[in-house]
RNA sequence: GACCCCGUAGUUCAACGGAUAGAACAAGGCACUCCUAAGGCCUAGAUGGCGGUUCAAUUCCACCCGGGGUCA
Numbered sequence: 001g002a003c004c005c006c007g008u009a010g011u012u013c014a015a016c017g018g019a020u021a022g023a024a025c026a027a028g029g030c031a032c033u034c035c036u037a038a039g040g041c042c043u044a045g046a047u048g049g050c051g052g053u054u055c056a057a058u059u060c061c062a063c064c065c066g067g068g069g070u071c072a
Stems, first nucleotide, its partner, number of pairs: 001071007010025004018055001027043004048064002051061002
């Protein structure tokens, strides 16, 4: 340098182009308990960036950024 794959909560993963973007663990709070843990109830938290297509984009397209791989 060329090509391919990936990028969504703190972490690991979901989401036929149409849901309020969902779950688990983690975090915070409440209750329980002599105390702690476990278990219970509740809460907050995310689409890498900028454009484009579309009535509608996490999803499709272009470029950029980051990670991984193959080739040179």

A computed fold for a 72-nucleotide RNA from a Candidatus Peregrinibacteria bacterium, annotated as transfer RNA. Its mean pLDDT, the model's own confidence on a scale to 100, is 81. Its Rfam family is "tRNA". Rfam links the family to the GO term triplet codon-amino acid adaptor activity. About the family: Transfer RNA (tRNA) molecules are approximately 80 nucleotides in length. It is annotated as a transfer RNA.